[in-house]
Context: one part of a larger RNA
RNA sequence: UUGCAGUUAAAAAGCUCGUAGUUGAAGUUUGGGCCUGGGCGGGCGGUCUACCUAUGGUGAGUACUGCUGCGGCCGGGUCUUUCCUUCUGGCUAGCCCUUGUGGCGAACCAGGACGAUUACUUUGAGGAAAUUAGAGUGUUCAAAGCAGGCCUUUGCUCGGAUAUAUUAGCAUGGAAUAAUAGAAUAGGACGUAUGGUUCUAUUUUGUUGGUUUCUAGGACCAUCGUAAUGAUUAAUAGGGACGGUCGGGGGCAUCAGUAUUCAGUUGUCAGAGGUGAAAUUCUUGGAUUAACUGAAGACUAACUAUUGCGAAAGCAUUUGCCAAGGACGUUUUCAUUAAUCAAGAACGAAAGUUAGGGGAUCGAAGAUGAUCAGAUACCGUCGUAGUCUUAACCAUAAACUAUGCCGACUAGGGAUCGGGUGGCGCUUUGUGGCCCACUCGGCACCUUAGGAGAAAUCAAAGUCUUUGGGUUCUGGGGGGAGUAUGGUCGCAAGGCUGAAACUU
Numbered sequence: 001u002u003g004c005a006g007u008u009a010a011a012a013a014g015c016u017c018g019u020a021g022u023u024g025a026a027g028u029u030u031g032g033g034c035c036u037g038g039g040c041g042g043g044c045g046g047u048c049u050a051c052c053u054a055u056g057g058u059g060a061g062u063a064c065u066g067c068u069g070c071g072g073c074c075g076g077g078u079c080u081u082u083c084c085u086u087c088u089g090g091c092u093a094g095c096c097c098u099u100g101u102g103g104c105g106a107a108c109c110a111g112g113a114c115g116a117u118u119a120c121u122u123u124g125a126g127g128a129a130a131u132u133a134g135a136g137u138g139u140u141c142a143a144a145g146c147a148g149g150c151c152u153u154u155g156c157u158c159g160g161a162u163a164u165a166u167u168a169g170c171a172u173g174g175a176a177u178a179a180u181a182g183a184a185u186a187g188g189a190c191g192u193a194u195g196g197u198u199c200u201a202u203u204u205u206g207u208u209g210g211u212u213u214c215u216a217g218g219a220c221c222a223u224c225g226u227a228a229u230g231a232u233u234a235a236u237a238g239g240g241a242c243g244g245u246c247g248g249g250g251g252c253a254u255c256a257g258u259a260u261u262c263a264g265u266u267g268u269c270a271g272a273g274g275u276g277a278a279a280u281u282c283u284u285g286g287a288u289u290a291a292c293u294g295a296a297g298a299c300u301a302a303c304u305a306u307u308g309c310g311a312a313a314g315c316a317u318u319u320g321c322c323a324a325g326g327a328c329g330u331u332u333u334c335a336u337u338a339a340u341c342a343a344g345a346a347c348g349a350a351a352g353u354u355a356g357g358g359g360a361u362c363g364a365a366g367a368u369g370a371u372c373a374g375a376u377a378c379c380g381u382c383g384u385a386g387u388c389u390u391a392a393c394c395a396u397a398a399a400c401u402a403u404g405c406c407g408a409c410u411a412g413g414g415a416u417c418g419g420g421u422g423g424c425g426c427u428u429u430g431u432g433g434c435c436c437a438c439u440c441g442g443c444a445c446c447u448u449a450g451g452a453g454a455a456a457u458c459a460a461a462g463u464c465u466u467u468g469g470g471u472u473c474u475g476g477g478g479g480g481a482g483u484a485u486g487g488u489c490g491c492a493a494g495g496c497u498g499a500a501a502c503u504u
Stems, first nucleotide, its partner, number of pairs: 004475003007456002012472001014347001016345002021340003025233002031080008040071002042068006048061001049059004085113006094104003097100001116180004120174002123171002132163002136146002148157003189226003193223005199217003237337001238334003242329002245326002250322004256300002260296008271282002308315002352393006362386001366382004404471003408463002411447003416442008425434003451458002477504003486497004
């Protein structure tokens, strides 16, 4: 590993990218004809033989044996576009005739030249004994031990087996499965070829030496010839191009809306606020309220939905610009480019930090009025940081669907969003809108589970003891503890990594 679990019991990294790693679509020799060997079974006989109904019948058997185009099984050869290494020399089994000092001749011997490579699997050699399994043997039995047993005793004689021994290595048969390689700028293969360039030098030229040919063998180049000359599909895998769209996706600018607070002007007059009830508070120096203006900073109501977009965090006034994206459509293109991912990287609510800006509202801290046994709270009145924005950090949340990502299959339904196709459909003719049907891709929902689950419940949490599609991460009783310590990141706050003693 076989063979756990991860919605809620411990446990899916917040999210995406991504290197190593792991995994990865289909396809190339299959099929058929003919010949033949071995073994098994069946059928029809014969010999041997028992009995009887006796030209024959019924049996019997570890017996001997013949035929069979009857059936399986295990092979071998050859032909179907089908090199099974090749060449030289030797030796010969055998074959062919023209009978010769003949020719052919992979059964084996030697020497060259060349050869796609592994994984996998079969068989074999090898594997120190003791141990283990196991054979034999009356240690009196047994655990053991490797002894022992027999006459006819100058002795004879059986043993001291066998198996297992996995990775790696060696030899060997197989060629399914899984990899890798080959011919695309042909610098490709082959040759009965031809011609060059270049290297080597055995024999023979009476001998020795030198040079150059011939000849023999490498290598390289050019020309010619041979060939079915050489590019697999186009994955309900993936990428790209194109087309009309779609969206509250992103960035920058611009525009709007009411509300709030403040300020100005005008009007009225005694209260206003606030609460469970009050009080703090404001108020003839006119509060509150009403009207008309102005400013500021925030926010974007209703429309707003079990609707949309985005990797997640998240995203909602108008308009413009910028780049991006999904789905759909396509008789477009490339051709394995893919999936998931240690390391590493981008983004990442709110709060918080640093430096500016801005500060309307709300509002930690703080101050107060109440309440109360007390109240350092809940309620009220103020109010600093903050809330907003720019530039930089931080990197965490019940960052939740508490549910990794990719792929396949398994069930019915009606809605809805986006694209497409079709409709003598409706509308006023419509490149429009509505309706209907089909289809691809979404966010969800309903009903049922011949499924799953501890259940709640779940079309995934199903296709799991009938356990293996690929891949990553995490968990192993409760506390101690996300603590200590170390490392690393951070300005800090802190983040990431992360124990043990002890206790139960």

Small-subunit ribosomal RNA, central domain from uncultured Pichia, 504 nucleotides, folded computationally. Lineage of the source: Eukaryota > Fungi > Ascomycota > Saccharomycetales > Saccharomycetaceae. Model confidence (mean pLDDT): 81 of 100. RNAcentral holds the full RNA, with entries from ENA and SILVA.